[in-house]
RNA sequence: UCUCGUGUCGUACAACGGUUAGUAUACCCGCCUUUCACGCGGGCGAUCGGGGUUCGAUUCCCCGCACGAGAA
Numbered sequence: 001u002c003u004c005g006u007g008u009c010g011u012a013c014a015a016c017g018g019u020u021a022g023u024a025u026a027c028c029c030g031c032c033u034u035u036c037a038c039g040c041g042g043g044c045g046a047u048c049g050g051g052g053u054u055c056g057a058u059u060c061c062c063c064g065c066a067c068g069a070g071a072a
Stems, first nucleotide, its partner, number of pairs: 001071007010025004018055001027043005048064005
């Protein structure tokens, strides 16, 4: 320098262009327990930035940024 891939709650992953953006875990509250843990119930929390297409974009396209892989 070129090519390809990835970017979503604190973490790890989901999500036919029409989802209340879901699951596990962590965290918080309550129940249980003598207490803690386990277990049960509830709660909080996210789409890398900008633009475009579309009635509608996490999803498709472009540019940028970060990370990873490959080539030279």
Molecule: transfer RNA
Organism: Vanrija pseudolonga